[in-house]
RNA sequence: AUGCUUAUAAAGGAAACCCGACAUAUAUGCAAGGGGAUUGGCCUUUGCGUUUCUACCCGGACACCGUAAUGACCGGACUAUGCGGGAAAGCAACUUUUGG
Numbered sequence: 001a002u003g004c005u006u007a008u009a010a011a012g013g014a015a016a017c018c019c020g021a022c023a024u025a026u027a028u029g030c031a032a033g034g035g036g037a038u039u040g041g042c043c044u045u046u047g048c049g050u051u052u053c054u055a056c057c058c059g060g061a062c063a064c065c066g067u068a069a070u071g072a073c074c075g076g077a078c079u080a081u082g083c084g085g086g087a088a089a090g091c092a093a094c095u096u097u098u099g100g
Stems, first nucleotide, its partner, number of pairs: 005100002009097004018086002022082004026055001029048007040065002049056001057076004062071002
């Protein structure tokens, strides 16, 4: 001088993960191709949509339809980001100084 460890003292002193709420995005939406069902009304691919990754469906009941195509309604999140809380969490982790 450096490293490790330890006691006392002094000074400084958290955050991640997790849970909730609110907000924004997107309307869990729209368009098309192919396939499929009819006791049924679904599967798959592509695109649009987000200062945006991912997702883009499930259930209900109403209507409608007849081998062709569904409609609108009710309820339900996930994901991304921001922000506020909760817990972690205090004689705290840790850092610096002092002593061995």